The prediction has a mean pLDDT of 82. The RNA shown here (small-subunit ribosomal RNA) has 1466 nucleotides and comes from a marine sediment metagenome. It matches the Rfam family "Bacterial small subunit ribosomal RNA".
[in-house]
RNA sequence: UUUUGAGAGUUUGAUCCUGGCUCAGGAUGAACGCUGGCGGUGUGCCUUAGGCAUGCAAGUCGAACGAUCUUAGUUUACUAAGAUAGUGGCGGACGGGUGAGUAAUGUGUAGGAAUCUACCUCUUGGUGUGGAAUAGCCUUCCGAAAGGAAGGGUAAUACCGCAUAAUCUCUAUGGAGCAAAGGGCGUAACUGCUCGCCGAGAGAGGAGCCUGCAUGCUAUCAGCUAGUUGGUGGGGUAAAAGCCUACCAAGGCGAUGACGGCUAGGGGAUGUGAGAGCAUGAUCCCCCACAAGGUCACUGAAACACGGGGCCUACAUCUACGGAUGGCAGCAACCGGGAAUAUUGCGCAAUGGACGAAAGUCUGACGCAGCGACACCGCGUGUGGGAAGAAUGUCUUCGGAUUGUAAACCACUGUGGCGAGGGAACAACACAAUGAGGGUACCUCGCUAGAAAGCACCUGCUAACUACGUGCCAGAAGCCUCGGUAAUACGUAGGGUGCAAGCGUUAUCCGGAUUUAUUGGGCGUAAAGGGUCCGUAGGCGGAUGUGUAGGUGGCUAGUUAAAUCCCACGGCUCAACUGUGGAACAGCUAGUCAAACCGUACAUCUAGAGUAUGCUAGGGGAGGUUAGAAUUUUCGGUGAAGGGGUGAAAUCCGUUGAUAUCGAAAGGAACGUCAAGGGCGAAGGCAGACCUCUGGGGCAUUACUGACGCUAAGGGACGAAAGCUAGGGUAGCAAAAGGGAUUAGAGACCCCUGUAGUCCUAGCCGUAAACGAUGAAUACUAGCUGGCCGCCUUAAGGUGGCUGGCGCAAGCUAACGCGUUAAGUAUUCCGCCUGGGUAGUACGGCCGCAAGGCUAAAACUCAAAGGAAUUGACGGGGAUCUGCACAACCGGUGGAGCAUGUGGUUUAAUUCGAUACAAAGCGAAAGACCUUACCUGGGUUUGACAUGUACCUGCACGGCUUUGGAAACAUAGCCUUCUUCGAGAGUGGUACACAGGUGCUGCAUGGCUGUCGUCAGCUCGUGUCGUGAGAUGUCGGCUUAAGUGCCGUAACGAGCGCAACCCCUGCUGUGUGUUAAAUGUUCACGCAGGACUGCCUUACAGCAAGUAGGGAGGAAGGAGGGGAUGACGUCAAGUCAGCAUGGCCCUUACAUCCAGGGCAACACACAUCCUACAAUGGCUAGUACAACGGGUCGCGACCCAGCAAUGGUGAGCUAAUCCUUCAAAACUAGUCUCAGUUCGAAUUGAGGGCUGAAAUUCGCCCUCAUGAAGUCGGAAUCGGUAGUAAUCGUGGGUCAGCAGACCGCGGUGAAUACGUUCUCAGAUCUUGUACACACUGCCCGUCAAGUCAGCAAAGUUGGCAGCGCCCGAAGCGGCUCACUUAGUGAGCUUCUAAGGCGAGGUUAGCGAUGAAGACUAAGUCGUAACAAGGUAUCCGUACUGGAAGGUGCGGAUGGAUCACCUCCUU
Repeated sequence: UUUUGAGAGUUUGAUCCUGGCUCAGGAUGAACGCUGGCGGUGUGCCUUAGGCAUGCAAGUCGAACGAUCUUAGUUUACUAAGAUAGUGGCGGACGGGUGAGUAAUGUGUAGGAAUCUACCUCUUGGUGUGGAAUAGCCUUCCGAAAGGAAGGGUAAUACCGCAUAAUCUCUAUGGAGCAAAGGGCGUAACUGCUCGCCGAGAGAGGAGCCUGCAUGCUAUCAGCUAGUUGGUGGGGUAAAAGCCUACCAAGGCGAUGACGGCUAGGGGAUGUGAGAGCAUGAUCCCCCACAAGGUCACUGAAACACGGGGCCUACAUCUACGGAUGGCAGCAACCGGGAAUAUUGCGCAAUGGACGAAAGUCUGACGCAGCGACACCGCGUGUGGGAAGAAUGUCUUCGGAUUGUAAACCACUGUGGCGAGGGAACAACACAAUGAGGGUACCUCGCUAGAAAGCACCUGCUAACUACGUGCCAGAAGCCUCGGUAAUACGUAGGGUGCAAGCGUUAUCCGGAUUUAUUGGGCGUAAAGGGUCCGUAGGCGGAUGUGUAGGUGGCUAGUUAAAUCCCACGGCUCAACUGUGGAACAGCUAGUCAAACCGUACAUCUAGAGUAUGCUAGGGGAGGUUAGAAUUUUCGGUGAAGGGGUGAAAUCCGUUGAUAUCGAAAGGAACGUCAAGGGCGAAGGCAGACCUCUGGGGCAUUACUGACGCUAAGGGACGAAAGCUAGGGUAGCAAAAGGGAUUAGAGACCCCUGUAGUCCUAGCCGUAAACGAUGAAUACUAGCUGGCCGCCUUAAGGUGGCUGGCGCAAGCUAACGCGUUAAGUAUUCCGCCUGGGUAGUACGGCCGCAAGGCUAAAACUCAAAGGAAUUGACGGGGAUCUGCACAACCGGUGGAGCAUGUGGUUUAAUUCGAUACAAAGCGAAAGACCUUACCUGGGUUUGACAUGUACCUGCACGGCUUUGGAAACAUAGCCUUCUUCGAGAGUGGUACACAGGUGCUGCAUGGCUGUCGUCAGCUCGUGUCGUGAGAUGUCGGCUUAAGUGCCGUAACGAGCGCAACCCCUGCUGUGUGUUAAAUGUUCACGCAGGACUGCCUUACAGCAAGUAGGGAGGAAGGAGGGGAUGACGUCAAGUCAGCAUGGCCCUUACAUCCAGGGCAACACACAUCCUACAAUGGCUAGUACAACGGGUCGCGACCCAGCAAUGGUGAGCUAAUCCUUCAAAACUAGUCUCAGUUCGAAUUGAGGGCUGAAAUUCGCCCUCAUGAAGUCGGAAUCGGUAGUAAUCGUGGGUCAGCAGACCGCGGUGAAUACGUUCUCAGAUCUUGUACACACUGCCCGUCAAGUCAGCAAAGUUGGCAGCGCCCGAAGCGGCUCACUUAGUGAGCUUCUAAGGCGAGGUUAGCGAUGAAGACUAAGUCGUAACAAGGUAUCCGUACUGGAAGGUGCGGAUGGAUCACCUCCUU
């Protein structure tokens, strides 16, 4: 300088963090679904290295050779041309295919020495002279065939001698040895030209061998190795070598991972990524390996040979059954397998190869074409105009919006398509000839808008929304999730978004993922520090100097093939594709320079470490001796009825004398006070006293050694409690066990007994919440204050070591917190972690007597699991406070009868709703009809009611009468309009819109209401604190009825609530006033005043707010009494039937009208009243005193009639005037005398009255008669704190009539409150929490049922590799024999493929059954955990139990609460 890095969803009520899961991107030799116009360039069996019909893929040379055949010339002979099998030469080791094997005989890279090389190039020399055969051919024979045998004769560039021979080979002095082939052209012939041949040397290219480094997973593979490691002799190869063999030695490899197992061709490169990396190894290029499975050699320059050979095996074909033949992992094709991968095509025109002197022949290499949207690239499916914004579709607030310039319509163009004409490059071989592709690409002309758009998505992530259908169904889904009647999430439609000849889905890889962290993470509480120490390897390491140059750094050189990537410039119209050049290729090798750092060698130093000397503290460890107190037991004495134990009891002990008490004795275990978060130790741990032995630490002073250090994988030692083995011991305690309680049960908690054990000795075990949940070492970074141990110091103080507390110093942390004893800042080394569950489990291994320990997975399953902190809620947590909450007192309910309401039952219907407090004398302030919604029956259908349109009638509507009928209604008749005379208003009818619905949903809603609760709370602005949710304010102290107020205070203010303002009432003043006979008073209605702890005093309060006591004054004293008034919110509380209203449903009915019935039923249960049970009373008689109200369709006086209800009459009153209206209890007098009564009144009978069309179902009242239950009420429960309870009457609303209910009014008029322990409800603060649907929460385990995956398992079936033995083909080598010789045959033998047998190993499949796990609907049993979770919980261990679990022993706090102690802060 260039290049270069994006996040989101999901745990919670909310927050921060940790942490997983998921998504958005790119890619593919892909496949599948829907769809599909053209061209170019690439690419195409990833699965069975499974099997293969057919055709082709390696031949060529007559100028090496003999022979035969054909044709031509020619009668034969001969010549020329062509062809054929054979001998011979070269090539079939290249080219082409595949990836099975192979973790190294491989590959990559850099090097090396002990080698070979046909064809090609160069140099040099030679090519002389002989010989014997043999195929073809002919004859005979065998065989089905393939093929073969015998005899005869023949050629060569086939084969063999002799000669010659070097700078060749052997020997190293000399010497010895080794070769060859000819053919063609040409000539009259020789010379000659040319292709060959032989020896030697050199080169190029090729091949073989060796070495360093690099190149998968696994230690649940830790030891492997006998040709193994080396040497000597021999053999062998082109060549080094245990490559082979005989002998000798005993080596070699390995935690830097040998050996074993599993997987895999390697590289250039490809995909992705900011990069580091991670993943991959198709096409193209390089290397390797293989050719049906094995094995073997021959030939050759080269092979142990894809289209050569021998043998074995498997498979297949032919067969005359004797025997033969074959190898597509070459190109096509076929079968099979599979989700899946093409034509039995054309051509040698080009490039390349083999042979040939050449012409040429051969070439499924190659060049082309065909098929496939498989990939990349390019193009098209039209362009411009066009608003009546057409129609259709969809939605709609019914106005419109959208589809949409989109279409129609007008004008144009021709990429493409069709037709016709022209027409390449690729061709280079002197000239000529030669093109598979192909009449192709391309060019020109004409015609044609004509053939040519789909796919996915639309809740969020993520661009894009509505309607209908469906109703936790059908379905969707990548994750979170959506769907239970208003689904933008399912299905369809309209619309929209994205990409586009493609679009989606699936699979796989990289990314995001800093989620394995080298770049670039962590371990107090989230997963994670080993229980502790010692120490080996390893890693790291103080100061100074000198040398060296391994690491390190600089420079130079070589290499890192080409292609690919990148850059530049070119060629196809562009692009993909491709050509040329450049850059790059982080590595390795060689040379050279530097010397700071690391290493190394040497020398020196003292600060690290250690040693010596002196002093010192200590429950440090081991062994021994010994004391006192207490428990228990035994003996003796005293004594006499209980003791013991608990929440309460019982089991238990005791008159055979317990408990208690005194004395004596025995025995075991533990050590009070001192004693303290005080001491020591590495940790575990350590405590009466004394003695012996012994480890470590601290301080001081000088001296010495001279880096001797730190950490520490493997390894070793120690290691609480429980437990195990053997032997002792056993007082107390105490798993198990037994008994008693508790309980629904109680395998527990409580109690009584009690065995292992606890103790000692000798061994084992090796684990704990073995914790500071914090590895060791070193250095640095503010302080304040305790304790213990030293040293200096007169003192003050100073200086070391250890151990605590605080801390907003800084810093760190998710927060909590840590903070010189770090969790800060750094370095070194070790251990450990990577979502939850499965599981610290299974299998394997090691250890252990056992129990068990150490090491340590997977399948499957979930989208979370988790940490810290926040706000609430909750607690059988705490503190404070309030309330008729309890307590105290009075009266009731629950028992009786009746009334009313509800449930239930019944019914044709008993309409509906309310139904814990907060439903039940509630909606209903009043059901005989009506009401009325219910039932039965009878009617009506634009309707009982509203609005509009069109048409008709030509007039009503209404009233009266008639007939049928229960009525509604139907039917017939009579009377009867306005008008501008238009048919207008109105009315009726018909039709259409619509009306109507007490039908459903209060869980779609509005409004209203109940409740917590007239409780004192609920919030906001600004500021401040915190990453944040949030906090502060609103907290603390005091106080209040009160978040009422005062003081303090990072808060300052404010709002809704509280209080006050409003109404009634109590006092005074004043004004006015009628209906009062008058005055005053009273009364009524206005206005004003009055009360504020204002004044005094005492006490508590610092001051204050205030509280308590007292006083003055006052009608009233601390809110005087009562009412109205109900914060933010909670309960999906109540109400669709009061009203309103979305959606759904009915429309000759779920609408509407009418009659009758029902809402009033009645074995029963509940709720709320009334009346009583009597003498504080009943009855009779008499005498007093109210208030609030109401009244003209009304209240109704006086008088008369009736026993009465009531009737007759109707004065007065539209009301402070009249009426209602005699108030009752009270008081006075009399009577009743404790009874089912002179109590009580239900029930029933008879007779009357009133209202009303109507009183039967089903009203009220009066009179006479009747006279039930009931003698004060079980468990339980309600109201009330003063003019209250209790008691007495009275008025009103509703209403024709009907009040035991409801709402008011006054009369008489109490008792009690010590007090806040308890019950209930509430408020504030604080604490714990695993709850947040918020304790009616959450949640654990067995059992039962279903499904799934894995484990064990008697066994069984395969695979793989090795070992031992047997057998042993072909073949190389070795040996023997025979006849013969230009060497053939026979036999033996070492090695050895395949095969057979055996003992084991390892791995995989199946497996009755067993045990454990995961997930499932609302199953069963309990209640273990979370709050002190009701016995605090948890860890280790042991025993035990249906189960969670319980108990013993030791440990932890990750326990609430209270008290004490210590320390700190103020």